[in-house]
Molecule: transfer RNA
Organism: uncultured Clostridia bacterium
RNA sequence: GGGGCUAUGGCGCAGUUGGUAGCGCGUUUGAAUGGCAUUCAAAAGGCCAGGGGUUCGAAUCCCCUUAGCUCCA
Numbered sequence: 001g002g003g004g005c006u007a008u009g010g011c012g013c014a015g016u017u018g019g020u021a022g023c024g025c026g027u028u029u030g031a032a033u034g035g036c037a038u039u040c041a042a043a044a045g046g047c048c049a050g051g052g053g054u055u056c057g058a059a060u061c062c063c064c065u066u067a068g069c070u071c072c073a
Stems, first nucleotide, its partner, number of pairs: 001072007010025004019056001027043006049065005
């Protein structure tokens, strides 16, 4: 220098040909219990690495940039 992959709540991940962003763990609240453990119920928390474009509509398509991993030279 060239190619590929990854980037989504605190953490680990999912998201099927573009159509209101989900799961597990954790956190908070409530209930049960002798119990700060366990079980059950509920809630908060993310505009999807950043910017731009296409589209009625983008995590998803296109372009640029950033970071990490990897292959080739």